[in-house]
Formats: sequence, C1' cells, structure tokens
RNA sequence: UAGGGUAUAACGAAAUAGGUAUCGUGUUUGCUUUGGGAGCAAAAAGUUACAGGUUCGAGUCCUGUUACCCUAA
Repeated sequence: UAGGGUAUAACGAAAUAGGUAUCGUGUUUGCUUUGGGAGCAAAAAGUUACAGGUUCGAGUCCUGUUACCCUAA
C1' cells in the first nucleotide's frame, strides 16, 4: 500500500429477508441463613465504534472514517 474480517450493557454472545434490541455471567435490592456461600424473586444498566445517506422505519442496506485481527507485497 492492496484485499478480507470484526466492532451490540461491566464481560461473553444472539437478533429470519429492515418492523418493540434479547439471553447468559456479573452488579444492586428483597426472601432464605447466626453469618457467608448456594438457591428463589425483582430491578437497574445500550447514542448497536464514529459521521453521513437511503427509507414511514436501520444493529441490519449504501458511503466515508477510526481501532483491532488475518493474508499478500
């Protein structure tokens, strides 16, 4: 420099062919226990990397940028 891939909650992942963003772990609260752990119940937490475009509507489609990974030179 060229090509390809990845980016979603604190962490790891899902999300059919564009239509309410979910799951597990963790965190917080309550119950249980002498206490802790385990168990049960509930809750909070998201600018879907950034900036634009298309659309009634974008995590998803298009363009550019950034970070990381792979391949080639």
The RNA shown here (transfer RNA) has 73 nucleotides and comes from Gelidium elegans. The sequence is in RNAcentral, with records from ENA. It is recorded under the gene name trnP. The organism belongs to Gelidium, within Eukaryota.